[in-house]
């Protein structure tokens, strides 16, 4: 010096004036005011109603082992598989000897395969021959080779035989099984035994195993105003998809349904699984403990302008109950930690 | 706020794992004095990134775009 990999943060900065939202306050006026994604609504949650959400089946997700959390499809450590020369970085990574299914084209033959080319033709047939022996390739035997495929029913030597062929042996590979060893577990090392060689696809149906009640702050709840009532139930409603169970009403009320009125105020609503520092456990996610500190809350919806200076001239883009993640989109810069290549010493 | 559906030649529609097809446009050639119709040819597309699978328009996740429903 150049490629690169990974992990963390920043996202114009001071100042002064005028605005504008919102808390205090009697005013003056102090304070506080957008984000890493406030976004997509993709998971998970808190919260409120329906019954403290109960059983089934029907629908959905989820899938390798521990461990974190409030939960999670999330996160951290770890195994196995893939890719990279590394540093790393990817993975919907139960089950295909339970079942049903699929596999164009090629190709003889695509699932308990198959004779196109080849190889044999011991045995039966024919033919020649006197007879040893020879020829033919009819019957038939054969998966070694060659050729088609993404993918052809284990490699690879030897025996074996007419050719052959796990037929049979030795090594290797896989499975199944029994054990020793590590490890909490996936697993992983390694030994014996069994020719056992069983092919892909479950992001096809499906089996296992676990997990999901519904709606969604316009939830709900509480004041005012204001209007016309009708209709259905006795067994119907709550239960949003069905059964069971259960609760509520049960003779003046309740449940639903159509209509008819309103479009105003409060409260949910901002102190929370909060942040920020130290320290203490643990490899890590993360948890424990101390001290600080208060950090937007609109209901037509607030963040802007104007002038000074700096400097690398500012990018994607704005709350609308809330919070945990994950996706995605972003000018530019910062910090850390790493590889790999070349040079030099 | 919560939900569901579609994106295929220019323009309407098929294909539903197996060689992206059919109508109408356009273009060009025959027919014809010419023109219209006819007939005959030809350009031309899975919205975009990924994964699963020998193979993907088709499953699956992400992301853009568009449509519709409920309150």
């Nucleotide at each position: 010096u150049g490629a690169g990999c990974c992990c963390g943060c920043c996202g114009g900065g001071c100042g002064a004036c005028c605005g504008c939202g919102g808390u205090c306050g009697a005013a003056a006026g102090a304070c506080c005011g957008a984000g890493g994604a406030a976004a997509g609504u993709c998971c998970g949650g808190a919260c409120u109603c329906c019954a403290c959400a109960g059983g089934g089946c029907a629908g959905g997700g989820u899938g390798c082992u521990g461990g974190g959390u409030a939960a999670c499809u999330c996160c951290c450590a770890g195994g196995c598989g893939g890719g990279g020369u590394g540093a790393c970085c990817c993975g919907a990574c139960g089950g295909a000897a339970a079942g049903u299914g699929c596999a164009g084209c090629a190709g003889a033959g695509a699932g308990c395969a198959g004779a196109c080319c080849g190889c044999c033709g011991a045995u039966g047939g024919c033919c020649c021959g006197a007879a040893a022996g020879g020829g033919c390739a009819c019957a038939g035997g054969c998966a070694a080779g060659g050729g088609u495929g993404a993918a052809a029913c284990g490699g690879c030597g030897a025996g074996g035989u007419a050719a052959g062929a796990g037929c049979u042996c030795a090594c290797c590979a896989g499975c199944g099984u029994c054990g020793c060893a590590g490890g909490c577990a996936a697993c992983u090392g390694u030994g014996g035994c069994g020719g056992c060689u069983c092919g892909g696809c479950a992001a096809a149906c499906c089996c296992c195993a676990c997990c999901c009640g519904g709606a969604g702050c316009a939830a709900g709840g509480c004041c005012a105003a204001g209007c016309a009532g009708g209709g259905a139930c006795g067994u119907c409603g709550g239960c949003g998809g069905c059964c069971c169970g259960u609760c509520g009403a049960u003779c003046a009320a309740g449940u639903c349904c159509c209509g008819g009125g309103u479009a105003g105020g409060c409260c949910g609503c901002a102190c929370g699984a909060g942040c920020g520092c130290a320290u203490c456990g643990g490899c890590g996610a993360c948890g424990g403990u101390g001290c600080g500190c208060c950090c937007a809350g609109a209901u037509g919806g607030a963040u802007g302008g104007u002038c000074g200076u700096c400097c690398u001239c500012g990018a994607c883009a704005g709350a609308a109950u809330c919070c945990g993640g994950c996706u995605u989109a972003c000018a530019g810069g910062c910090g850390g930690g790493c590889u790999c290549a070349c040079c030099a010493c | 706020g919560c939900g569901g559906g579609c994106g295929u030649c220019g323009u309407u529609c098929a294909a539903a794992g197996g060689c992206a097809g059919g109508a109408c446009c356009u273009c060009a050639g025959a027919u014809u004095u010419c023109c219209a119709u006819u007939c005959u040819g030809a350009c031309g597309a899975u919205g975009c990134c990924g994964g699963u699978u020998c193979g993907a328009u088709u499953c699956c996740g992400g992301u853009c775009g568009c449509c519709c429903g409920c309150u």

Predicted 3D model of RNase P RNA and transfer RNA as a complex of 416 nucleotides. The prediction has a mean pLDDT of 80. Rfam match: Bacterial RNase P class A.